[in-house]
Context: one part of a larger RNA
């Protein structure tokens, strides 16, 4: 991992409440025990109890009332009757209570053969070094100290096996081994190291202290017992079909992942003047989007008049003048407000009325739910940031399948009773992959832009259209050929400034087809190129501006990796229009079924998690009836077959003694999952 066997809502109460069945019924009803009779059990006495017929008050206490109260008020809780017993089912309760499952508390004991410390007694420690006090001769000294040379044989002293430990690696890591092995390494006469006996016990012990050790267990050991601790937690919770169908919200809450009303779901049962939804019409509150503001309250730009103020002149002070300052108020034009309003809608929402529909609402059994998410719309919040968060509306997954979006809870189309090798649409498609157009008509785009995620300031003689306006055979735009002169190097400035560093200026005038006191390059300063501007050539459109289409640079992330792929360019790209098909569990057709009801017929309806309601099918025992079997019963294996499921039946082989149908009862009554047990492979 599979297989097979087991595995979870059960059982008790003189308990509560509810519904159904049945017996009595203002009453119901026995309980131990007796007694007759038996296979189990039936029958009969047995009225003790309890439940119900009368409540109200705290109580005396009164009574259809009664309690509060001075009260005859007013209010509370009663009163205008249906119980009861037995069985069955749904729930609550109280017990392990739907099954397993905790770290832990408590209490009895049991452990120091491990190891930790202590006690008693025994043991063990190659070999080689070092040479300490002390000592002995000789030196030496006044005596001592002192010197030396020899002896001597200390040391938690030195190198280093046994032996004690464990520093670095690597190897092992389902191992050789629940701590090892190889090689290096530490101590190795001490605070060493070990034998054997014996002590120290669980909030205790021991510890040269690491919370270490205490029998592979240690921030409190190990075993039995309280005991099925307790678990608002997490897992699991076994057979079918039907019918309906949720929430993730409010209010409290030592509350927030729990719960208790209420809200939304179902099942019964009721009742009525049809209450409920939806459209239409009327008729009404309201201050919201807009919108305004010399309609208030705030703020608010510019301009006019300026109350008052600050500068500054007026040479005490004044008065009085002056201001490109500040500015109340007002007036003129312009505009802003969630907590501004002279105004103000849709839409919603409240009433009446009409028409369709078939829901509303009262009791009362049982729930779950009380983490919601995500689109789209108008807000707060934030950063007009979030697959952020809050609260309203509506949709959708939640609990929804099918179709499209390449893939994809929520986008779009669309709501799945069942069966078809019919049919027509939807969203979005029609080259090929892939069902259906290489469809028409007309333009656009050369970027593979595009061909279904996404992008900007701001740049560009990309290219189509579309206005407007100049200029043009009297010859335009462009190209080419010539000419671009003169007073004068204007004037100033300046070392120079001659069209060209800078300042001036009614930048004037003169010849002229035209030619500026001068458009750039140049030069120290001339000078030289050249423009503007004119003429000839040329021969037909040229130019400036705004606007639009589509494409273009701006553009950067880690696979050629962001058309689903090939691949595609008067298109398979993109824009208008248009005809045609393809496409879904939508609709249609055609057959069956189920639900509501006594029943039929047509017509409605039958997605569906939590849940709540029906109704069956199976396994095992029991009673009664009734069968079947060595001419072969269970079981097993093949295989046909009935039924909408659970599951029925039938024949063959097999196997060798039992087994089954109806009808009713009774339950150790159905496994895929519980890191479920327990066996087997």
């Nucleotide at each position: 991992g599979c297989c097979u066997a087991c595995g979870a809502g059960u059982u008790a109460c003189u308990c509560u409440u509810c519904u159904c069945u049945g017996g009595c019924a203002a009453g119901g009803u026995u309980a131990a025990g007796u007694g007759u009779u038996u296979a189990a059990g039936a029958c009969a006495c047995g009225g003790a109890u309890c439940c119900g017929a009368a409540g109200c008050g705290a109580a005396a206490g009164c009574g259809a009332g009664u309690c509060u109260g001075a009260a005859u008020a007013g209010g509370g809780c009663g009163u205008a009757u249906a119980g009861u017993c037995a069985g069955a089912g749904g729930a609550g309760g109280u017990a392990g209570a739907c099954g397993c499952g905790a770290a832990a508390c408590c209490u009895u004991g049991u452990g120091a053969u491990c190891u930790a410390c202590c006690c008693a007694u025994g043991g063990a420690c190659a070999g080689g070094u070092u040479g300490a006090a002390g000592g002995u001769g000789c030196g030496g000294u006044a005596a001592c100290a002192c010197g030396u040379a020899c002896u001597g044989g200390a040391g938690g002293a030195c190198c280093g096996a046994a032996c004690c430990g464990a520093u670095a690696a690597a190897c092992g890591u389902u191992g050789a081994a629940a701590a090892g092995u190889u090689u290096c390494c530490g101590g190795a006469u001490g605070a060493u190291c070990u034998g054997u006996g014996g002590g120290u016990a669980g909030g205790g012990g021991u510890g040269a202290a690491a919370g270490g050790c205490u029998a592979a267990u240690c921030a409190a050991a190990c075993u039995g017992g309280g005991a099925a601790a307790u678990a608002g937690c997490u897992c699991g919770u076994a057979c079918u079909c039907c019918c309906c169908g949720a929430a993730a919200u409010g209010u409290u809450u030592u509350u927030a992942g729990g719960a208790a009303c209420a809200g939304c779901g179902u099942g019964g049962a009721u009742a009525u003047u049809a209450a409920g939804u939806u459209u239409c019409a009327u008729a009404g509150a309201g201050g919201u989007a807009g919108a305004g503001c010399u309609a208030c309250u705030g703020a608010u730009u510019g301009g006019g008049u300026g109350c008052g103020g600050g500068g500054g002149a007026g040479u005490c002070a004044a008065a009085u003048c002056c201001u490109a300052c500040c500015a109340a108020a007002u007036c003129c034009a312009g505009a802003c407000a969630a907590a501004c309003u002279c105004c103000g809608a849709a839409u919603g929402c409240u009433a009446u009325g009409a028409a369709a529909u078939a829901u509303g609402g009262u009791c009362u059994g049982c729930a779950g739910u009380g983490a919601g998410g995500c689109c789209c719309g108008g807000g707060g919040u934030g950063c007009u940031a979030a697959g952020g968060u809050c609260a309203c509306g509506g949709g959708c997954c939640g609990a929804g399948a099918g179709g499209g979006a390449a893939a994809g809870a929520a986008c779009c189309c669309a709501g799945a009773c069942c069966a078809u090798c019919a049919g027509c649409u939807a969203a979005g498609g029609u080259c090929c992959c892939u069902a259906a157009g290489u469809g028409u008509a007309c333009g656009c785009u050369a970027a593979g832009u595009u061909g279904a995620a996404c992008u900007a300031a701001c740049g560009a003689g990309g290219u189509c259209c579309g206005a407007u306006u100049g200029c043009a055979c009297a010859g335009a735009c462009a190209g080419c050929u010539a000419g671009g002169a003169u007073g004068u190097u204007g004037g100033c400035u300046u070392g120079g400034a001659a069209g060209c560093a800078g300042c001036c200026a009614u930048u004037c005038a003169u010849u002229u087809a035209a030619a500026g006191a001068g458009u750039g390059c140049g030069u120290a300063a001339c000078a030289g190129c050249u423009c503007a501007c004119u003429a000839g050539u040329c021969g037909a459109g040229c130019g400036a501006u705004c606007g639009g289409g589509c494409a273009u640079g701006g553009a950067u992330a880690a696979u050629a990796a962001a058309c689903g792929g090939g691949c595609a360019u008067u298109a398979a790209g993109u824009g208008u229009a248009u005809c045609a098909c393809c496409g879904a569990a939508g609709c249609u057709a055609u057959g069956g079924g189920a639900u509501u009801g006594a029943a039929a017929u047509a017509u409605a309806u039958c997605g569906g998690u939590a849940g709540g309601g029906g109704a069956g099918c199976a396994u095992u025992c029991u009673a009664u009836a009734u069968g079947c079997a060595g001419c072969g019963a269970a079981g097993g294996u093949a295989u046909c077959u009935g039924g909408u499921a659970a599951u029925g039946g039938g024949u063959g082989c097999u196997g060798g003694a039992g087994c089954g149908u109806a009808u009713a009862g009774a339950a150790a009554a159905g496994c895929a999952a519980a890191u479920g047990u327990a066996g087997g492979c």
Predicted 3D model of a 681-nucleotide part of an RNA (large-subunit ribosomal RNA, domain II) from Pedobacter mendelii. The organism belongs to Pedobacter, within Bacteria. It was read from a public genome assembly.